The part of an RNA shown here (small-subunit ribosomal RNA, 5' domain) has 508 nucleotides and comes from an uncultured bacterium. Rfam family: Bacterial small subunit ribosomal RNA. Model confidence (mean pLDDT): 84 of 100.
Context: one part of a larger RNA
RNA sequence: GGACGAACGCUGGCGGCGUGCCUAACACAUGCAUGUCGAGCGGGGACAGGGAAGCUUGCUUUUCUGUUCUAGCGGCGGACGGGUGAGUAACGCGUGAGCAACCUGCCUUAUACUGGGGAAUAACGCAUCGAAAGAUGUGCUAAUACCGCGUAAGACCACACUACCGCAUGGCAGAGGGGUCAAAGGAGCAAUCCGGUGUAAGAUGGGCUCGCGUCCGAUUAGCUAGUUGGUGAGAUAACGGCCCACCAAGGCGACGAUCGGUAGCCGACCUGAGAGGGUGAUCGGCCACAUUGGAACUGAGACACGGUCCAGACUCCUACGGGAGGCAGCAGUGGGGAAUAUUGGGCAAUGGGCGAAAGCCUGACCCAGCGACGCCGCGUGAGGGAAGAAGGUCUUCGGAUUGUAAACCUUAAACAACAGGGACGAAGAAAAUGACGGUACCUGUUAGGAAGCCACGGCUAACUACGUGCCAGCAGCCGCGGUAAUACGUAGGUGGCAAGCGUUAUCC
Numbered sequence: 001g002g003a004c005g006a007a008c009g010c011u012g013g014c015g016g017c018g019u020g021c022c023u024a025a026c027a028c029a030u031g032c033a034u035g036u037c038g039a040g041c042g043g044g045g046a047c048a049g050g051g052a053a054g055c056u057u058g059c060u061u062u063u064c065u066g067u068u069c070u071a072g073c074g075g076c077g078g079a080c081g082g083g084u085g086a087g088u089a090a091c092g093c094g095u096g097a098g099c100a101a102c103c104u105g106c107c108u109u110a111u112a113c114u115g116g117g118g119a120a121u122a123a124c125g126c127a128u129c130g131a132a133a134g135a136u137g138u139g140c141u142a143a144u145a146c147c148g149c150g151u152a153a154g155a156c157c158a159c160a161c162u163a164c165c166g167c168a169u170g171g172c173a174g175a176g177g178g179g180u181c182a183a184a185g186g187a188g189c190a191a192u193c194c195g196g197u198g199u200a201a202g203a204u205g206g207g208c209u210c211g212c213g214u215c216c217g218a219u220u221a222g223c224u225a226g227u228u229g230g231u232g233a234g235a236u237a238a239c240g241g242c243c244c245a246c247c248a249a250g251g252c253g254a255c256g257a258u259c260g261g262u263a264g265c266c267g268a269c270c271u272g273a274g275a276g277g278g279u280g281a282u283c284g285g286c287c288a289c290a291u292u293g294g295a296a297c298u299g300a301g302a303c304a305c306g307g308u309c310c311a312g313a314c315u316c317c318u319a320c321g322g323g324a325g326g327c328a329g330c331a332g333u334g335g336g337g338a339a340u341a342u343u344g345g346g347c348a349a350u351g352g353g354c355g356a357a358a359g360c361c362u363g364a365c366c367c368a369g370c371g372a373c374g375c376c377g378c379g380u381g382a383g384g385g386a387a388g389a390a391g392g393u394c395u396u397c398g399g400a401u402u403g404u405a406a407a408c409c410u411u412a413a414a415c416a417a418c419a420g421g422g423a424c425g426a427a428g429a430a431a432a433u434g435a436c437g438g439u440a441c442c443u444g445u446u447a448g449g450a451a452g453c454c455a456c457g458g459c460u461a462a463c464u465a466c467g468u469g470c471c472a473g474c475a476g477c478c479g480c481g482g483u484a485a486u487a488c489g490u491a492g493g494u495g496g497c498a499a500g501c502g503u504u505a506u507c508c
């Protein structure tokens, strides 16, 4: 000198764009953050209309049709999106390869099929237990829920044959006879559309393996029994001590094993001429975690932040028998701290989930609010104006300086204020649709409302007076202060930067 997620002191007009718990991965009141589909299914409610019955003649009951709402079964989604960085020195990350050892819902392409049956169960009714959370028995009912049967391939399994190829195990293609395994309907007058099942391929997303790179300490030198390898069996989508039985005695290490400390990694960011050094906030990619520890279930995908079970700590409810909870989602509260924001608006846009669609949901997101926290821009006027006014300060008492500064005259119109108009962002054949927002912007009116902070001994731009008297104090270094201090305090003046200016911490 530059930089900063900064803080502190004094000061503070406006706008745009960014950015804002770095500390206690401390504890959390309250609200919201993941639902959706009635065009899968059986019920139930409301409204309107029609029919029938009863009849008190305008009501009750029942039934049909239409519209609408929906607790339950069922489907898809809750594995994305959002948060945090505790753990992790590791194939975690980065980079480059490999899988003849793998999976992939929705989507795309191709092909074949979608026949015929069955048994339940929730809702609901009845009964019961419990303070509650909730639970039990029994009876009925539906499906794109569940289960057999038929059909079945170039799918899968074992057998046996041939050709070709390779990278060791092998791969691929063809023909053979065996064995095994599918399906679901819905809307519509219909056409048709949306679905369902098998197979092959693609796309996307993942899993695994390997080369190289990845902080400090040797005042850590030896470490290791599933340890290293083999055979066999199991498990997995898949290879593998991944797990197990048996066998062998190996494996790693001064090219730093092991142990200890610290730490999420990267694209990037800061600095620097570069090499390098430092950092890993915001944004993007990957990883890990979700009160602590463990476990599996469901599923294409989880060992699952707003799912389940168990254990621990904590908090809450209780009729003392037993239950409920998890903000490192968005706001917000307490606490900690030098320190970090609103319990805001909207789904209008972008994107996501569900749905045939209308649409619903979306604290993702888009906006607004707060903070000079940062960067950038603008303003606080401009031109003229000497009686060099008054006042202040200094003075050798002559004057000098503040100083064209002010007053005064002229004047453009930028910020703010007020008044009038007023968007783009909105896609589409047309219509409708804007939270922001009557915002930005345009026009008109008016000098009116808007300057501070630090320094002035040298380094280092900028000097005098008074007070103080090694006191009070200053200080980055050298050093000032003990009676004339340009170094302390105040005033005047001056210098620097300016809505900021200084200080402190940290990095280069």
Base pairs, nucleotide, nucleotide: 001508002507003506006504007503008502009501010500013378014377015376016375017374018373019371020370021336026334027333028332030331031330032329035076036075037074040073041072043070044069045068046067047066048065049064050063051062052061053060054059083289084288085287092214093213094212095211096210097209098208099207102206103205107202108201109200110199111198112197113196115149117147118146124139125138126137127136128135129134155180156179157178159176161174162173164171165170185194186193187192215261216260217259222252223251224250227249228248229247230246231245232244234242264286265285266284267283268279269278270277271276291312292311293310294309295308314325315324316323317322342368344367345366346365350364351362352361353360354359381411382410383409384408391402392401393400394399415449417445418444419443420442421441425436452497453496454495455494456493457478458477459476463492464491465490466489467488473480474479